[in-house]
RNA sequence: CUGAGCCAUCGGCCUAGUUUGGUCUAUGACCAAAGCGGAGGACCCAUCUUUGGGGCAAACCUUGCAGUUGCAAGGGGGCGAACUCUCACGCCCAGCCCGUCAGCUAACUUCGUCGGCCUUGAGAGGAGACGUG
Numbered sequence: 001c002u003g004a005g006c007c008a009u010c011g012g013c014c015u016a017g018u019u020u021g022g023u024c025u026a027u028g029a030c031c032a033a034a035g036c037g038g039a040g041g042a043c044c045c046a047u048c049u050u051u052g053g054g055g056c057a058a059a060c061c062u063u064g065c066a067g068u069u070g071c072a073a074g075g076g077g078g079c080g081a082a083c084u085c086u087c088a089c090g091c092c093c094a095g096c097c098c099g100u101c102a103g104c105u106a107a108c109u110u111c112g113u114c115g116g117c118c119u120u121g122a123g124a125g126g127a128g129a130c131g132u133g
Base pairs, nucleotide, nucleotide: 011118012117013116014115018034019033020032021031022030023029024028035113036112037111038110039109040108045103052101053098054097055096056095060075061074062073063072064071065070076093077092078091079090080089083125084124085123086122087121088120
């Protein structure tokens, strides 16, 4: 001198995972409400339970090769910044849970509100912020 890392604050991204109010032993914890999201649960309809079955999530299907969890191709699904759409380009398709049991489902019942990150471009159409008068 430069870079990485750590802490705090601000601005954003993925995700349902945010906001407000209150209390306290106060820079955190707890409670409540709203918002968002999930599950269970009738008639009717539908389905067939060891080949067990099912749920959250974008995270699935088919074919081929392997024959220890995989590899390849195709199809399908999700994400990529200050809002939306289109095109191009790039990335991801994991993980976890219930425990023999749950289809749909009005009323009704119930649960969650984590965690992880830091900049792709172009075109079209819009929205908003700040300052001045």